Notes: Predicted 3D model of a 331-nucleotide part of an RNA (large-subunit ribosomal RNA, domain IV) from a marine metagenome. The coordinates come from a structure-prediction model, not an experiment, and the mean pLDDT is 87.

Context: one part of a larger RNA
RNA sequence: ACCUGGUCAAGGAACUCGGCAAAAUAGCCCCGUAACUUCGGGAGAAGGGGUGCCCCACUUCGGUGGGGCCGCAGUGAAAUGGGUCAACCGACUGUUUAGCAAAAACACAGCAUUGUGCUAAGACGCAAGUCGAUGUAUACGAUGUGACACGUGACCAAUGCCAAAAGAUUACGAUGAGAUGUUAGCUCUUUAGAGCGAAGCUUCGAGUCCAAGUCCUGGUGAAUGUCGGCCGUAACUAUAACGGUCCUAAGGUAGCGAAAUUCCUUGUCGGGUAAGUUCCGACCUGCACGAAUCGUGCAACGAGUUGACCACUGUCUCGACCAGGAGCUCA
Numbered sequence: 001a002c003c004u005g006g007u008c009a010a011g012g013a014a015c016u017c018g019g020c021a022a023a024a025u026a027g028c029c030c031c032g033u034a035a036c037u038u039c040g041g042g043a044g045a046a047g048g049g050g051u052g053c054c055c056c057a058c059u060u061c062g063g064u065g066g067g068g069c070c071g072c073a074g075u076g077a078a079a080u081g082g083g084u085c086a087a088c089c090g091a092c093u094g095u096u097u098a099g100c101a102a103a104a105a106c107a108c109a110g111c112a113u114u115g116u117g118c119u120a121a122g123a124c125g126c127a128a129g130u131c132g133a134u135g136u137a138u139a140c141g142a143u144g145u146g147a148c149a150c151g152u153g154a155c156c157a158a159u160g161c162c163a164a165a166a167g168a169u170u171a172c173g174a175u176g177a178g179a180u181g182u183u184a185g186c187u188c189u190u191u192a193g194a195g196c197g198a199a200g201c202u203u204c205g206a207g208u209c210c211a212a213g214u215c216c217u218g219g220u221g222a223a224u225g226u227c228g229g230c231c232g233u234a235a236c237u238a239u240a241a242c243g244g245u246c247c248u249a250a251g252g253u254a255g256c257g258a259a260a261u262u263c264c265u266u267g268u269c270g271g272g273u274a275a276g277u278u279c280c281g282a283c284c285u286g287c288a289c290g291a292a293u294c295g296u297g298c299a300a301c302g303a304g305u306u307g308a309c310c311a312c313u314g315u316c317u318c319g320a321c322c323a324g325g326a327g328c329u330c331a
Stems, first nucleotide, its partner, number of pairs: 002325007010317002014315001019312001027051005036041001038147001052069007070074001082310007089302002094106002110145007122131003148297004153227003158224002160220004167215003173209003178204002181201002185196004228246005255289001256286001267283005
């Protein structure tokens, strides 16, 4: 020097990415307890006081009242909450990467859409069959959102889905106009050969009939999704309620906003500090928020993230000492 445990003057987070670790708090009784709130909570809020033993009286036998005693210390050891303020995210209890992640991820009750009339839809299986379900639309399957409160805007042009069936297009198939090859035969020819050619067989085949689908028509956003640009204008300046113009299916509504989203950026102002790239409150110039890929709030909850404070401390100024162990030598 290392590991585990213990103590420390003065200071008390100056340590550090960060109070990590440690310290502190602690049981029971009494008093007392704020904002906020979904009226249940918050709450053990916070913050105070008491606590041992002996004697006497009373007692509902739990204690109560009075008197006294000891110590630095009476939940005398051990077990045994630190607390407060504010913001973000997720409502909550739960679940998860067995073996680096417990979370803001998953789930969730609730909400919405959609399919399914029972031999249900859907799923597994080649099938038989089984699940769904010994259920029956207050049921079951699928998808999205995710308590609650207030809300959930515009666009159906594209993609998807649904509906309608008039028209256009259209496969297999059906039908088979017509044609091809072959040749019994006939005709011509000096032989060789040439021409025509029935039936049968064969090959091709026009036209006509014919489904879904596609095109066409309409609907549909808690379907996949999308939600503009330029120029001018008010009696200081600035700004533009206003006007013009181009494009679009329609040009982002409410709300929120330097945000878990802001590049420029440590934006600007205010607060907190002696001093604050973080934090809180505002502003809006939103590089590149925005409404169930939900928007904005929100009590309670959280081994979640962030900032501040009280208490407390060897985290530190700055180190010191003690105990045990390991280490070293010998057996």

Its Rfam family is "Bacterial large subunit ribosomal RNA". Gene Ontology terms of the family: ribosome and structural constituent of ribosome.